[in-house]
């Protein structure tokens, strides 16, 4: 320096191919216990930024940052 993959709750992983973001883990409440651990119920929490297109964009496009590969 060229190509290329990926950036979504504290982690770690869905979103079926444009209709609005869910699960398990941890975290908070409660129930059970003498007290805790587990086990049941129950909540809070996110789309890397900025821009375009769309009646709507985690999803397509541009452009930046970050991170892995691979080749020089």
């Nucleotide at each position: 320096g060229g190509c290329u993959a990926c950036u979504u709750c504290g982690u770690u992983c869905a979103a079926u191919u444009g209709g609005a973001a869910g699960g398990a883990c941890a975290c908070c409440g409660g129930a059970c216990u003498a007290c805790g651990a587990a086990u049941c119920c129950g909540g809070a929490g996110a789309u890397c930024a900025a821009g375009g297109u769309u009646c709507g964009a985690u999803c397509c496009c541009u452009u930046g940052a970050g991170u892995g590969g691979c080749c020089a």